[in-house]
Context: one part of a larger RNA
Parts: sequence; C1' cells; structure tokens
RNA sequence: CCCUGUCCAAGGAACUCGGCAAAUUAGCUGCGUAACUUCGGGAGAAGCAGUGCCUGUGGUCUUCCGCAAGGGGGACUGUAGGUUUCAAUAACAAGGGAGGGGCGACUGUUUAACAAAAACGACUGAGACUGCAAGCCUGAAAAGGUUAGUACAGUCUCUGAUGCCUACCCAGUGCCGGUGUGUGAAAUGCGGGUUCAACCGUAAGAAGCCCCGGUAAACGGUGGCGGUAACUCUGACCGUCGUAAAGUAGCGUAAUCCCUUGCCGUUUAAUUAACGGCCUGUCUGAAGGGCUUAACGACUCCUCCACUGUCUUGGACUGGGACCCA
Repeated sequence: CCCUGUCCAAGGAACUCGGCAAAUUAGCUGCGUAACUUCGGGAGAAGCAGUGCCUGUGGUCUUCCGCAAGGGGGACUGUAGGUUUCAAUAACAAGGGAGGGGCGACUGUUUAACAAAAACGACUGAGACUGCAAGCCUGAAAAGGUUAGUACAGUCUCUGAUGCCUACCCAGUGCCGGUGUGUGAAAUGCGGGUUCAACCGUAAGAAGCCCCGGUAAACGGUGGCGGUAACUCUGACCGUCGUAAAGUAGCGUAAUCCCUUGCCGUUUAAUUAACGGCCUGUCUGAAGGGCUUAACGACUCCUCCACUGUCUUGGACUGGGACCCA
C1' cells in the first nucleotide's frame, strides 16, 4: 500500500452526477395515527410509553389426582411491593421515516453471462374475418394444428384498470357495397381469306378499370392575409382569399420548447435543478388515444427529519495479502 472488519474529538452531506457506501431504525405489548381515497385502503402511517429478575395477590380457560371435599400443574391476562446494571427484544435475530413531481394502473414477464425498465404482458375498450368440408396457420400434396372447440367461440389488428371523454375531414390511398348505351384477353359464334391453315374483320362478353355510394378506434389529414373598442395594449367584431376539413375538449417551456438558465412566484445566504402558475405548442392534442387518478414500483427527479468517517482530515486497531529475512 491492497482486501476484510471494528472504533473515533468537534461538525453532520460541507462529499458526490447522485447520501453511492456506511450509519440510523428494528422484536413484542399498550396508547395514538394526517392529507387523499376506487371507502377496500393509506397504516407497522407519523409519534409516544413499556419490556429483566424476585415476592405477594386477583381473574378467565384448561389438565392431572380424587367418590367427594379438596390438592398439584399449564396457558393467557391484571395488580401491588421490592431489587441489579450505563444499558432488561442487554447475545443472535430484527422496517429508517416524511412530503412533492414524472412514467406505468395494479400482481406478473424480459435481454441465461454488461440493460428489470417508462419495455412486454395484463384486466378494459374497439375494429376486421369466420355458420364449420368455416376463418386463420403449416405443407407441393396427402394431411395436421386451432379443436375432439362452434359466434358468450376462434383467428388477426389497435388500445391498455377505473373516472371524464374521444371533436372536424371520405378530396388522396386502402377496404366494402352497387350499377351498366363505357372499356375489356384467350377461347367461342359469324363473315372474309380460291379448298384448308396462318391471318383479317366483327358479334357477344367475366373479373378488373371507369362510374356511383359508404367507411377514419382504416392509412392518414386538420389554413392565410388585412382592419377594428374614448391613453396604450389586446381584439369579442368585420372584410377577403381559400380547403376534403380549416386542431374542438383538454394539457402545455412538457420523457415533447430551438431561442432557453423563457417570465412570475415558492424553496436556498446563493439553485442551468425541483415545484406551482403564465403560455402561438408555427413540431401538443384526443384508442399511433387526450386529460386525470386512490393503491402499487429493487423505475426516475426534487425537498425535509433522523443518522452517520461520504466529507473537513485523518488516526488507531483485527484478520488475510503484498513486502523483508530464512
């Protein structure tokens, strides 16, 4: 010096990306317990007190002996007195706590051996296909799976508990349906081709296209300019261009904001952090779901209390190495 463990004056996060690590707490009994809430929870919330041993005495239940009277024991639970230590869950064992945001509802699953998560799944909701010799999947086929199931079922896709909701657009693309003086291949009919054939013309004519509708919890999309109120500013209002429709409710400097350390407030002595507001976000936004939400989380961010060798700032010691000698 390295690994491992133990202790430390005063301070107590000043350390650091970050309390990482360590410390604190801890069992049982009694008291007591907030916001919020889906009324179940939250909750062991938080917080406070007690705890050993000896002696006396009471209660409840029970067991053994006994004919009974009665006697012995056990468990639980009170009460009074005494007694020892710095310390009575004296060893071992054994939650640190609180508040506020983000994301995901929750329990669950995952990158065997760098990722456990906000990812996947999940309950819920929605759409599409399918009446069974079905639909979907594997296979060249036979055949097989779903299924020895039958629409309260199966397959595919999206969403992701609950609560409040889910606006406008079918012009484009897709899908579904419909219609016919349009178009429309081969084969076919008829005619031509000196006879046959090639070939030529023509008729009728399927799907498809065209045409006409529907459909956005299908793929997707959801404007601009100018003027206007008796200070100023702003613009409820008006005009105009224009679209398939002209982003609604919500939320908003956000896991989304470039400018940006936006502006105001709270928090600090001081804060690019955090929280609460404001907000043209010209790239927010409604099942590629929007906004909330109790409970939950080895998730993530901020703050407070307690606690500490994380630190000021080092020191001492245990065990094992390194090291020195043999």